[in-house]
Context: one part of a larger RNA
RNA sequence: CAGGGAAAGAAGACCUUGUUGAGCUUUACUCUAGUCCAACUUUGUGAAAAUACUUGAGAGGUGUAGUAUAAGUGGGAGUUGAAAGGCAAAAGUGAAAUACUGCUACUUUUAACGUUAUUUCACUUAUUCCGUGAAUCGGAAGUUGGGCACUGUCCCUCUUUUUAGACCCAUGGCUCGCUUCGCGGGCCAAUCUGGGCAGAAGACAUUGUCAGGUGGGGAGUUUGGCUGGGGCAGCACAUCUGUUAAAAGAUAACGCACGUGUCCUAAGAUGUGCUCAACGAGAACAUAAAUCUCGUGUGGAACAGAAGGGCAAAAGCUCAUUUGAUCCUGAUUUCCAGUACGAAUACGAACCAUGAAAGUGUGGCCUAAUGAUUCUUCAGAACUUCGGAAUUCAAAGCUAGAGGUGUCAGAAAAGUUACUACAGGGAUAACUUGCUUGUGGCAGCCAAGCGUUCAUAGGGAUGUUGCUUUAUGAUCCUUCGAUGUCGGCACUUCCUAUCAUUGUGAAGAAGAAUUCACCAAGUGUUGGAUUGUUCACCCACCAAUAGAGAACAUGAGCUGAGUCUAGACCGUCAUAAGAUAAGUUAC
Numbered sequence: 001c002a003g004g005g006a007a008a009g010a011a012g013a014c015c016u017u018g019u020u021g022a023g024c025u026u027u028a029c030u031c032u033a034g035u036c037c038a039a040c041u042u043u044g045u046g047a048a049a050a051u052a053c054u055u056g057a058g059a060g061g062u063g064u065a066g067u068a069u070a071a072g073u074g075g076g077a078g079u080u081g082a083a084a085g086g087c088a089a090a091a092g093u094g095a096a097a098u099a100c101u102g103c104u105a106c107u108u109u110u111a112a113c114g115u116u117a118u119u120u121c122a123c124u125u126a127u128u129c130c131g132u133g134a135a136u137c138g139g140a141a142g143u144u145g146g147g148c149a150c151u152g153u154c155c156c157u158c159u160u161u162u163u164a165g166a167c168c169c170a171u172g173g174c175u176c177g178c179u180u181c182g183c184g185g186g187c188c189a190a191u192c193u194g195g196g197c198a199g200a201a202g203a204c205a206u207u208g209u210c211a212g213g214u215g216g217g218g219a220g221u222u223u224g225g226c227u228g229g230g231g232c233a234g235c236a237c238a239u240c241u242g243u244u245a246a247a248a249g250a251u252a253a254c255g256c257a258c259g260u261g262u263c264c265u266a267a268g269a270u271g272u273g274c275u276c277a278a279c280g281a282g283a284a285c286a287u288a289a290a291u292c293u294c295g296u297g298u299g300g301a302a303c304a305g306a307a308g309g310g311c312a313a314a315a316g317c318u319c320a321u322u323u324g325a326u327c328c329u330g331a332u333u334u335c336c337a338g339u340a341c342g343a344a345u346a347c348g349a350a351c352c353a354u355g356a357a358a359g360u361g362u363g364g365c366c367u368a369a370u371g372a373u374u375c376u377u378c379a380g381a382a383c384u385u386c387g388g389a390a391u392u393c394a395a396a397g398c399u400a401g402a403g404g405u406g407u408c409a410g411a412a413a414a415g416u417u418a419c420u421a422c423a424g425g426g427a428u429a430a431c432u433u434g435c436u437u438g439u440g441g442c443a444g445c446c447a448a449g450c451g452u453u454c455a456u457a458g459g460g461a462u463g464u465u466g467c468u469u470u471a472u473g474a475u476c477c478u479u480c481g482a483u484g485u486c487g488g489c490a491c492u493u494c495c496u497a498u499c500a501u502u503g504u505g506a507a508g509a510a511g512a513a514u515u516c517a518c519c520a521a522g523u524g525u526u527g528g529a530u531u532g533u534u535c536a537c538c539c540a541c542c543a544a545u546a547g548a549g550a551a552c553a554u555g556a557g558c559u560g561a562g563u564c565u566a567g568a569c570c571g572u573c574a575u576a577a578g579a580u581a582a583g584u585u586a587c
Base pairs, nucleotide, nucleotide: 015425016424017423018422020421021420022417023416024415025414028221029220030219031218032217034214035213036212039209040208044123045122046121047120048119049118052115053114054112055111056110057109058108059107060106068098071104072103073102074101075100078087079086080085127201128200129199131197137194138193139192140191145156146155147154148152172188173187174186175185176184177183178182224237225235226234238260239259241257242256243255261408262304263364264363268322269321270320271319273317274316276300278296279295280294281293282292283291303310307367308366309365326350328348331345332344333343334342339409352361353360354359375403376402377401379399380398383397384396385395438472439471440468441467442466443465444464445463450458487559488558489557490554492550493549495547496546499524500523501522503518504517505516506515507514526540527539528538567585568584569583571580572579573578
């Protein structure tokens, strides 16, 4: 002295990961103190009003016709009276006929006992509150003043409290006794009585039990995964078709092009008959399609849906009959760990459908269309258990289905942190470096055209070949037990793709000025306004105001204006905590 030791300080605070935390927020999940409300309880007494039920006693009923005020209905030829007679019956009217004797409704009045529910008023002893040193509460008497129902066994009042004035406030009266200049006592002035301390509230508050609502006031917890860092987006998380895929099978990527979470009593099963798309000729001579006839027609059509495969007397279209889309287990294939689920294949034992029959049929022509334990529910059987023996209900078992987990081999789950923490990671981002050079920059080749004429003085399209690592992408190799992260100042060295200066060549160089090119990095390449700026833009001088590198040279060299902690302001976003490649301020 600060170039190197990528010096020291600190298991990076940025980023990411962890089935690791914490602070804070909320319309995250689950609880909870508190609070509100219903029921019962604490909870007793009395009166009144009005409601419903029960029981009892009364009253009532007008269409027309019928001498008429017919609630409905059963029995009924009699009934009442000493008699005369009356009312019925008969007759008649009417949908229904009446005296007499039973029963049942409906409307309404009233009474009683009891019960139930409601409302209002009152009581005080439960209970609650408050005050005091638990002292002046209730009733009665008396006194003062007043009122009238005509006088009392009646009612009211009896006063410190605004201002001003006056007055009063421990002494007096009667009396007894004694040790008599005094001492001691009794009564009244200060009525008697009740043993509720006084006041407020009161069966409402309140208490208890048990339901319900609310409840970031408080508590606990969670806040998926993949991912060319993470986030946002997406689903490549369960599945299907074709391709990548390299002619068996298998085979990856956030490769490419598409689909699925359904639909169908026929779009399932069987059998008969038929042939489709398209085109040509005609019915119908300017002119499309629908309709009919003939001909060609290997599928160019149809078969629910994506794609691929398949298919012609069919797997398509039409008609007919049906339910095999049924019951009972095993075996096998695919995915595969040769586990499960799903999907599928070939048989067997039944019962059926269809067809003349052979046969075919255990859903959809084939490849997708889907789901464990626990719990709940439905179905099945002369079923099993229910612990002394029986019957029954209930419950529990066994077998087969359904209710669903799409994060699809299946937790019930929101955020924020710049106040942040811990463990790790260079398996992973933000500087530099390294590799590559697409974009960028620079330079060639060919020569269409420009250059008045003329490709090549000078420039050069289209095409094509390179170089570079001063820019930017891409990648993630190194560094997360830290390589101090922008710009400026100051200083050193290097490169040339040369701005000026020395020496040359060419020109569409007359001279001057200029342009192109060569040897060439010796020397120089400035002062300012604005901005934190690199960059950019402007002013001025000058021979010229060329361009780069050195871990984007250089902070144990300086600075700290900016970015980038903790404090704040504003805009926007968010319910909020908070966020903000939007500004601002102080360290």

Background:
This is a predicted structure of a 587-nucleotide part of an RNA (large-subunit ribosomal RNA, domain V) from Solanum verrucosum. Model confidence (mean pLDDT): 80 of 100. Lineage of the source: Eukaryota > Tracheophyta > asterids > Solanaceae > Solanum. Its Rfam family is "Eukaryotic large subunit ribosomal RNA". The family is grouped with related families in Rfam's "LSU clan". For this family Rfam cites "Crystal structure of the ribosome at 5.5 A resolution" (Yusupov et al., Science, 2001).